[in-house]
Formats: sequence, structure tokens, C1' cells
RNA sequence: CGGGGCGUAGCUCAGUUUGGUAGAGCGCCAUCUUGGGGUGGUGGAGGUCGCUGGUUCAAGUCCAGUCGCUCCGA
Repeated sequence: CGGGGCGUAGCUCAGUUUGGUAGAGCGCCAUCUUGGGGUGGUGGAGGUCGCUGGUUCAAGUCCAGUCGCUCCGA
């Protein structure tokens, strides 16, 4: 320098195929259960989907640029 993959909740990831309410597990908070704790039940908080711009009625998803990590080639 060229090319591929990944980036979404505190952590691990799904969702991209086919654009249409942003989700799961673990964790956290409250509460029930217990003599107390753990386990278990119920409820809740937590995200401007790496960043910027574009297309569209509508973008995590499509397009362009860019940043970080990683792999391959030179």
C1' cells in the first nucleotide's frame, strides 16, 4: 500500500438473508420466599447499534467516507 472479517446494554452475543416497535443470556436494582445467605418467583433500570454524511415515508440493516481491533497478501 491492497483485500477480508469484526464493532449493538456493564460482559458474551443475536438481529443484516427480505429496510418497518432494538432483543436474549449473564450481571445490576427493588420485592416475595428464608432465622440469615444462596437457589427460585415477580417487576424494573440500563443503548442516540464505533463515528460522519447520503438514499428512503422509514436505516442496526442499503450506499460513501472515516476510526479502532484482527487476519491475509505485497